[in-house]
């Protein structure tokens, strides 16, 4: 460089609780662990999840209600790529 042990030493923390920010997805803290060799950082492509805000569209109109669509939100614990790093069997 590559690879990834039933090694060693460290790390992270899913489901759920619990408080909390958010409109929601979804995010902080704490408490708990199924897992993770990048589950460490970047939303850049691509999924996906959302729908305040805008668009449309039903209504003579209005104002309320449900409907479509739509990321400028969210997710790197969905997949790519980008970029930094511990450890060192065995091929």
């Nucleotide at each position: 460089a590559a690879c990834g042990a039933u090694a060693a030493a460290g790390g992270u923390a899913a489901a759920c609780u619990a408080u909390u920010c958010g409109a929601a997805a979804g995010g902080g803290u704490a408490g708990g662990a199924c897992a993770c060799a990048a589950a460490g950082c970047c939303a850049u492509g691509g999924g996906u999840c959302u729908a305040a805000g805008g668009u449309c569209a039903a209504u003579u109109a209005u104002u309320u209600u449900a409907g479509a669509c739509u990321a400028u939100g969210a997710u790197c614990g969905c997949c790519a790529g980008g970029u930094u790093g511990c450890c060192g069997a065995a091929a």

Annotation
The RNA shown here (c-di-GMP-I-GGC riboswitch aptamer) has 91 nucleotides and comes from a Bacillota bacterium. Of the family's consensus pairs, 95% are formed in the model. Its mean pLDDT, the model's own confidence on a scale to 100, is 86. Rfam family: c-di-GMP-I-GGC riboswitch aptamer. Gene Ontology term of the family: cyclic-di-GMP binding.